Description
A computed fold for a 543-nucleotide part of an RNA from a marine sediment metagenome, annotated as small-subunit ribosomal RNA, 5' domain. The coordinates come from a structure-prediction model, not an experiment, and the mean pLDDT is 83. It matches the Rfam family "Bacterial small subunit ribosomal RNA". Its family is annotated with ribosome and structural constituent of ribosome in the Gene Ontology.
Context: one part of a larger RNA
RNA sequence: GAACGAACGCUGGCGGCAUGCCUAACACAUGCAAGUCGAACGAGAAAGCUCCCUUCGGGGAGCCGGUACAGUGGCGCACGGGUGAGUAACACGUGGGUAAUCUGUCCUCGAGUGGGGAACAACCCAGGGAAACUUGGGCUAAUACCGCAUAACAUCCCGACCUCUCCGGGGGACGGGAUCAAAGCUGGGGAUCGCAAGACCUGGCGCUUGAGGAGGAGCCUGCGGCUGAUUAGCUUGUUGGUGGGGUAACGGCCUACCAAGGCGACGAUCAGUAGCCGGCCUGAGAGGGUGAACGGCCACACUGGAACUGAGACACGGUCCAGACUCCUACGGGAGGCAGCAGUGAGGAAUUUUGCGCAAUGGGCGAAAGCCUGACGCAGCAACGCCGCGUGGAUGAUGAAGGCCUUCGGGUCGUAAAAUCCUGUCAAGUGGGAAGAAACCCCCUCCGUUAAUAGCGGCAGGGGGGUGACUGUACCACUGAAGGAAGCCCCGGCUAACUCCGUGCCAGCAGCCGCGGUAAUACGGAGGGGGCAAGCGUUGUUC
Numbered sequence: 001g002a003a004c005g006a007a008c009g010c011u012g013g014c015g016g017c018a019u020g021c022c023u024a025a026c027a028c029a030u031g032c033a034a035g036u037c038g039a040a041c042g043a044g045a046a047a048g049c050u051c052c053c054u055u056c057g058g059g060g061a062g063c064c065g066g067u068a069c070a071g072u073g074g075c076g077c078a079c080g081g082g083u084g085a086g087u088a089a090c091a092c093g094u095g096g097g098u099a100a101u102c103u104g105u106c107c108u109c110g111a112g113u114g115g116g117g118a119a120c121a122a123c124c125c126a127g128g129g130a131a132a133c134u135u136g137g138g139c140u141a142a143u144a145c146c147g148c149a150u151a152a153c154a155u156c157c158c159g160a161c162c163u164c165u166c167c168g169g170g171g172g173a174c175g176g177g178a179u180c181a182a183a184g185c186u187g188g189g190g191a192u193c194g195c196a197a198g199a200c201c202u203g204g205c206g207c208u209u210g211a212g213g214a215g216g217a218g219c220c221u222g223c224g225g226c227u228g229a230u231u232a233g234c235u236u237g238u239u240g241g242u243g244g245g246g247u248a249a250c251g252g253c254c255u256a257c258c259a260a261g262g263c264g265a266c267g268a269u270c271a272g273u274a275g276c277c278g279g280c281c282u283g284a285g286a287g288g289g290u291g292a293a294c295g296g297c298c299a300c301a302c303u304g305g306a307a308c309u310g311a312g313a314c315a316c317g318g319u320c321c322a323g324a325c326u327c328c329u330a331c332g333g334g335a336g337g338c339a340g341c342a343g344u345g346a347g348g349a350a351u352u353u354u355g356c357g358c359a360a361u362g363g364g365c366g367a368a369a370g371c372c373u374g375a376c377g378c379a380g381c382a383a384c385g386c387c388g389c390g391u392g393g394a395u396g397a398u399g400a401a402g403g404c405c406u407u408c409g410g411g412u413c414g415u416a417a418a419a420u421c422c423u424g425u426c427a428a429g430u431g432g433g434a435a436g437a438a439a440c441c442c443c444c445u446c447c448g449u450u451a452a453u454a455g456c457g458g459c460a461g462g463g464g465g466g467u468g469a470c471u472g473u474a475c476c477a478c479u480g481a482a483g484g485a486a487g488c489c490c491c492g493g494c495u496a497a498c499u500c501c502g503u504g505c506c507a508g509c510a511g512c513c514g515c516g517g518u519a520a521u522a523c524g525g526a527g528g529g530g531g532c533a534a535g536c537g538u539u540g541u542u543c
Stems, first nucleotide, its partner, number of pairs: 001543004006539005013389005019382002021347001026345003030342003035075003040072002048063006082300003092224007101217003106213008114148001116146002123138006154179006161172004184205006192199002226272003233263003238260008275297004279290004302323005325336004353379001355378003361375001362373004392422004402413004426484001428479005436470001440465006446458004487532005492513003498527005508515002
């Protein structure tokens, strides 16, 4: 000199854009943060209103409404969001390998979607419990569950061929045998059959199976990036082999047996520290430091362990076990997990609102309308940072008053003020007032599908309707008015800026050198000056 997620002191007008628990991965009151689908399925209220009956207690019917709350089932909950504890490791970065692998939804292409069965919730009945919850019996639907049929380019076995190869095997075509699938929902329709539903024709969404793709994931590997030798030896599933098991998959990943290996001064082991990177800061660069915000990867979710479901988890707002802690209890037993967004206490030098909205973007579900979304978009607080603007401009000498200094002549603050003329940024008031909006819905036309002018599809064209949290915001115009808007540090040398008074090695200053003991440009005050400026200094840290 530059920089900062800063803090502290003094001061503080406005706007834009960023940023905001670096400490206790400390404990958490309260609310919200993951649901959705009735076009998969069965059931199905109440209040209230109207009408009728009434023994005046009430009863019935309709609307509410096939709505709400629940239940079965599907998809999602493995994304998004947080944190950095652990980790010195194939965790990360980079380059490869997978002939050792998996992949829901999505895209392309092919084939199929036949016919049956038995349950369990909800519901009803009977119990247990303070509660959380739970037991037994009975009924029932499905895209829930289970057989059967059909089935190959799927899997396995046998035979034989071509091709590639890392020589282990991979890919392709062929014959025979064995095994394995499925589910329906919904829109439109002239004739025929049918009482109707429907059959039948046709469209959409699904379902099963196979091949390929895209994106994603697993595993292996070369190289690379901390400190300590006052840590020198470490290792028994250890190193390798065989058989077996396990996994989507290779492998001591696991197991039995066999062999005795494997690593290390090119630093093993141990200990300390630490999430890694793109980047960021500094620097002419080389390098050094760092890893907040944004992006990628990893790890974690009260602590430790475990699996279940699933395409995907060993799962932040799932389950089970153990532990610590907090809470409820009828003492028998139960409930909980903010390192999600706000917020509270504590710790600390120190870090914000228990805000608005799904209008936009994105995500989940849904055919769609739509619902959910503390992701996100906005607003609020904080000079915490960067950037921009303003606090006025011009003229103005009797060089006014006043302050300070003085050699008492004067000098200086100083064109500074006053005064005159002007301007109108920002703030204030009044009025107008966006963009961010396209999806979506309706109508017409065209194209495709189709028997069809239904229906459905089109990121094809035209017309109309319609949605904004921010927000009466940005912006614009007008009104009046210099009016509301300057401080902080320094002035001995380094280092830019000097005098007076007070003090008297005292009080004090100080980054280093050093000032102060009676004329202190170094302490304190004043006048003057210098430097920055809505900031200025100090402290801390890095280069």